Transfer RNA from SAR116 cluster alpha proteobacterium HIMB100, 74 nucleotides, folded computationally.
NCBI's taxonomy places the organism under Bacteria, Pseudomonadati, Pseudomonadota, Alphaproteobacteria, Puniceispirillales (SeqCode).
The prediction has a mean pLDDT of 81.
RNAcentral holds the sequence, with entries from Rfam.
It matches the Rfam family "tRNA". By type it is a transfer RNA.
RNA sequence: GCGCUCGUAGCUCAGCUGGAUAGAGCACCAGACUACGAAUCUGGGGGUCAGGGGUUCGAAUCCUCUCGAGCGCG
Numbered sequence: 001g002c003g004c005u006c007g008u009a010g011c012u013c014a015g016c017u018g019g020a021u022a023g024a025g026c027a028c029c030a031g032a033c034u035a036c037g038a039a040u041c042u043g044g045g046g047g048u049c050a051g052g053g054g055u056u057c058g059a060a061u062c063c064u065c066u067c068g069a070g071c072g073c074g
Stems, first nucleotide, its partner, number of pairs: 001073007010026004019057001028044005050066005
């Protein structure tokens, strides 16, 4: 340099086929429980969906460029 795969919450990921308010587990915060903790139960906060542009009535999803990560080729 070229090709392929990937980038979604603090972490691990789902969302593949364009349409619902963007979700799950763990973590975190508060409450219940307890002598106090842990565990358990209930509730809660947290997202420019890597960034820009485009297509579309509508984009995490399609197209394009850039950035970053991994793998392969030279």